[in-house]
The part of an RNA shown here (small-subunit ribosomal RNA, central domain) has 349 nucleotides and comes from an uncultured prokaryote. The coordinates come from a structure-prediction model, not an experiment, and the mean pLDDT is 90. It matches the Rfam family "Bacterial small subunit ribosomal RNA". Its family is annotated with structural constituent of ribosome and ribosome in the Gene Ontology.
Context: one part of a larger RNA
């Protein structure tokens, strides 16, 4: 490099945004770069191929022709791609009206719970387990009842309900803030799609500073089990888990399925929104957009996927190429570290 190919066999980057790039709608004109055809020049000889000759054949010499798919030049042709002018409105987008949401970001506050703290009643246990035992209790526990005090979470509602690009988001309330949908079609007139780097997001653990700390709990003691138990169960218990601010950049970061766009039977739930009818509590049909389930077609190696495709098809990006060795080392970047990232080879089977 050509090819094949990434749901589960190796293989979708964790997600966006976007830079160069590659890729693009509908119609008239022009010009003719790319393409196409035809002429001419050049494409050295030799070799290679093909018809011949010459050495008793043959390697091996020689004659011709083909080939040299090329590259300048010139004549034409103008579908298509580029290019330049024009013009459209379906593609993208702007505006106006609507109504949905745990979509973020900040202050604020609510109630049950749990633990501790006071103060009452009350007595001998409680807690815990297969049993038990540390443990906690006459210095009055526990359980009950009143009052306090802090911290984290937000039960019912809740629903293969919703929002988000993903990572995620869930008690209330106010403010600030981003996005999708649904109806009108007024605007603007290809403004579009993808994206190498780059650049910001990015669970949980970690990490710095500074706070905070009820509950839970790595490490950590302690008492069971055990043949031992650096475990699994029971007492405890610190980091951490929380706030703020800075860092890590990683995961089964998973729909194990990159993103746009068209195109191919239906049937059923379910949430957002419009529109028609009807005996409007609401039932029916019918359209947009989301989410779920079954299913034809096709596709599949099978499972299964099937308008949310893994059907048909085009663009653009990342990735793969037999197991170990190995996400390893070594060397660059990046990090405080902890690591992260890019990424190999000998050797083996």
């Nucleotide at each position: 490099c050509u090819g094949g190919g990434c749901g589960u066999a190796a293989a979708g980057g964790g997600c966006a945004c976007g830079u160069a790039g590659g890729c693009g709608g509908a119609c008239c004109a022009a010009a003719c770069a790319g393409u196409c055809a035809g002429g001419c020049g050049u494409g050295a000889a030799a070799g290679c191929c093909c018809c011949g000759g010459g050495c008793u054949u043959a390697a091996c010499c020689u004659g011709g022709g083909a080939a040299c798919u090329g590259c300048g030049u010139u004549u034409g042709a103008u579908a298509c791609u580029g290019c330049c002018g024009g013009u459209c409105u379906u593609g993208a987008g702007u505006c106006c009206g609507g109504g949905a949401g745990a979509g973020g970001g900040u202050a604020g506050u609510g109630g049950a719970a749990u633990u501790c703290c006071c103060a009452g009643u009350g007595u001998a246990g409680c807690g815990g387990u297969g049993a038990a035992a540390u443990g906690c209790g006459u210095a009055g526990a526990u359980a009950u009842u009143g009052g306090g005090a802090g911290g984290a979470a937000c039960a019912c509602c809740a629903g293969u309900g919703g929002c988000g690009a993903a990572g995620g988001c869930g008690g209330c309330u106010a403010c600030c803030u981003g996005g999708a949908c649904c109806g009108g079609u007024a605007c603007u007139g290809a403004c579009g799609c993808u994206g190498a780097g780059g650049c910001g997001c990015g669970a949980a653990a970690g990490c710095g500073u500074g706070g905070g700390g009820a509950g839970c709990a790595a490490a950590c003691a302690g008492g069971a089990u055990u043949a031992g138990a650096u475990a699994c169960c029971c007492u405890g218990g610190u980091a951490g888990u929380c706030c703020a601010c800075g860092c890590c950049g990683u995961a089964a970061a998973c729909g194990a399925u990159g993103a746009g766009u068209g195109c191919u039977a239906g049937a059923u739930g379910u949430c957002g929104g419009g529109g028609g009818c009807c005996c409007u509590a609401g039932g029916u049909c019918u359209u947009c957009g989301g989410u779920g389930u079954c299913g034809c077609a096709g596709c599949u190696a099978a499972c299964g996927c099937a308008u949310u495709a893994a059907g048909c098809a085009c663009u653009c990006c990342g990735c793969c190429u037999g197991g170990g060795g190995a996400g390893u080392a070594c060397g660059g970047c990046c990090g405080c570290a902890a690591g992260g990232u890019u990424a190999a080879a000998a050797c083996u089977c």